Predicted 3D model of a 73-nucleotide RNA (transfer RNA) from a Lentisphaeria bacterium. Rfam family: tRNA. By type it is a transfer RNA. The prediction has a mean pLDDT of 81.

RNA sequence: GUCUCCAUCGUCUAGAGGCCUAGGACACCGGGUUUUCAUCCCGGCAACACGGGUUCGAAUCCCGUUGGAGAUG
Numbered sequence: 001g002u003c004u005c006c007a008u009c010g011u012c013u014a015g016a017g018g019c020c021u022a023g024g025a026c027a028c029c030g031g032g033u034u035u036u037c038a039u040c041c042c043g044g045c046a047a048c049a050c051g052g053g054u055u056c057g058a059a060u061c062c063c064g065u066u067g068g069a070g071a072u073g
Base pairs, nucleotide, nucleotide: 001072002071003070004069005068006067007066010026011025012024013023018056028044029043030042031041032040049065050064051063052062053061
């Protein structure tokens, strides 16, 4: 240089065009239980890498950018 794949809460991840103003686990915060801590129970917080396009409708499809991983020379 060329080609392929990936990018979603703090972390790991679900999602495959409308049921998603995005769900779950862990973490964190508050409360309950407990003499205290832990466990357990209830509640809360928090995300679609960026810019365009297609579409009535995009986390999802297309193009580009950025970052990461791999293959090849």